[in-house]
RNA sequence: GCAAAACCAGGGAAACCUGGCGACGCAAAGUCAAGGGUCUAAAGUUACUUAUUAUUUAUUAAAGUAACCAUGAUCGCCCGACCGCCGAA
Numbered sequence: 001g002c003a004a005a006a007c008c009a010g011g012g013a014a015a016c017c018u019g020g021c022g023a024c025g026c027a028a029a030g031u032c033a034a035g036g037g038u039c040u041a042a043a044g045u046u047a048c049u050u051a052u053u054a055u056u057u058a059u060u061a062a063a064g065u066a067a068c069c070a071u072g073a074u075c076g077c078c079c080g081a082c083c084g085c086c087g088a089a
Base pairs, nucleotide, nucleotide: 001026002025007020008019009018010017011016024076030082031081032080035078036077037074038073039072044068045067046066047065048064049063050062
């Protein structure tokens, strides 16, 4: 010098971000989402459930659930790039 968690206000579907307060820590805890990892899943895709009826079958729309999926997020996860402080080294 910076400012974790918590709390308050706001933004966002969420992860998370911004501001205030507050300090767990940090010699790059400065900047950059470039390579990985991790987080979220709105929209989208697939599957399932519900419906109306005397019964059976099929289809469509809507709603819900589950799975997949960044284009979203994280630099105080690693790595990398750039700028920088101290210093005898």

Source information:
A computed fold for an 89-nucleotide RNA from an uncultured Anaerolineae bacterium, annotated as c-di-GMP-I riboswitch aptamer. It matches the Rfam family "c-di-GMP-I riboswitch aptamer". Rfam describes the family as follows. GEMM was predicted in a large-scale screen for bacterial structured RNA regulatory elements. The sequence was found by an Rfam model in a public genome assembly.